About this RNA
The RNA shown here (Bacterial RNase P class A) has 327 nucleotides and comes from a marine eukaryotic metagenome. Rfam family: Bacterial RNase P class A. By type it is a ribozyme.
RNA sequence: UAGACGAGCAGUCGCUUUUUAAAAAGAGGAAAGUCUGAGCACCAUCGGAUUAGAAUGCCGGGUAAAUGGCGGGCAGGGUAACCUGACGGGAAGUGCCACAGAAAGUAAACCCCCCGAGGGUAAGGGUGAAAUGGUGAGGUAAGAGCUCACCUCUAUUAAGGAAACUUAAUUGGAUUGGCAAACCCCAUUCGGUGCAAGGUCAAAUAGAGAAGCUAAUGCGAAUCCGACAAGCUUUUGGGUAGACCGCUUGAUUCAUUUGGUAACAAAUGAGCUAGAUAAAUGACUGCUGCCUUUUAAAGGUACAGAACUCAGCUUAUAGUUUGCCUU
Repeated sequence: UAGACGAGCAGUCGCUUUUUAAAAAGAGGAAAGUCUGAGCACCAUCGGAUUAGAAUGCCGGGUAAAUGGCGGGCAGGGUAACCUGACGGGAAGUGCCACAGAAAGUAAACCCCCCGAGGGUAAGGGUGAAAUGGUGAGGUAAGAGCUCACCUCUAUUAAGGAAACUUAAUUGGAUUGGCAAACCCCAUUCGGUGCAAGGUCAAAUAGAGAAGCUAAUGCGAAUCCGACAAGCUUUUGGGUAGACCGCUUGAUUCAUUUGGUAACAAAUGAGCUAGAUAAAUGACUGCUGCCUUUUAAAGGUACAGAACUCAGCUUAUAGUUUGCCUU
């Protein structure tokens, strides 16, 4: 760094589902959290434009979808194997940087240094998280990209790459800082509610009452336009809460082959592995496996239990074990 197991066998009795009976099957790698994305269901609503709000943010595959996952680039950490990334934009605008310090941004001159005593200076020192790119040489009154060499950076061109980017050459003295996980700008995307969704059957009651609105109204952020629908909103009081469906054949599991670096996709073949409804999936006995010790024997055997389903993430976990890589 990528995985696997985390108990097994037999007997007796017991429970649930399917089945004519015999018989067969019966709680996980996380079932937990309810964090993310969907399938499915319902909602008089559907389409377009403008303005808000929220989410994402390097490039490219891939998926039902995703911001998860795969591969690559760049940056940082590490001796390395590897790990992490909230990774678009900083003269489009606004804002913040306390204290200390002379001064915190097209800002500033405290000490030092030089001189014509009023000027020059930003190299050295001090303050600070951060102070006019870095090292060296020349030059200067003393200094400074002031000049030069190398490095860094901006711009242009060429080559490689699908791309993010990498390398090289030329040019310019070139930086007036940092923060966008501050507001903001740019690009892309975005209805709501949720199986207590929703549907069918039966039964019972009061075919009850009141107020408002009238083309207003339409749960989907608001406004406008168009189409469509046709009564809508609030409230008092009464009855029912039973049975069935949804409910497990799926974006499904396993094996082989093909394509691909991989995630993944396709083809062929084999299979059916809980469906409860106040909640079943168990109890006892014997033997075995594994762990600890004082190695006879005794003790222990983790985290923990389905409720529409699936794909991810996060958290908990006594222990045993396999492969590859680095020192």